[in-house]
């Protein structure tokens, strides 16, 4: 300088529609002697798919600068910029840099 381990580690939507499950409920039909049971809808919560709109920047990607190199016009080059990827309740995963330990 690089690898493993390991501890810390942020930001931004509990937005709005659709549509699938599951669970609760409400309304009719049907079948029963009844317990029940089945069918289609309404509302609701939780989760996954998705679409819009607003939004973050600390994988990754790309730009430009001070600044550095050299063959004088090339190159490198941020935590800045831009969000294309990724992310936007908690939780989990992820996570730039920053401590410690071990390796080459």
């Nucleotide at each position: 300088c690089c690898c493993u381990g390991u501890g810390g580690g942020a930001g931004a939507g509990u937005u709005c529609g659709u549509u699938c499950g599951u669970g609760c409920u409400u309304c009719g039909g049907c079948c029963a002697a009844a317990c029940g049971g089945u069918c289609a809808g309404g509302g609701u919560a939780c989760g996954g798919g998705u679409g819009a709109c607003g939004c973050c920047g600390a994988a990754g990607g790309a730009g430009c600068a001070a600044c550095c190199g050299g063959c004088c016009c090339c190159g490198g080059a941020a935590a800045c910029u831009c969000u294309c990827a990724g992310g936007c309740a908690c939780c989990a995963c992820g996570g730039a840099c920053c401590g410690c330990a071990g390796g080459g």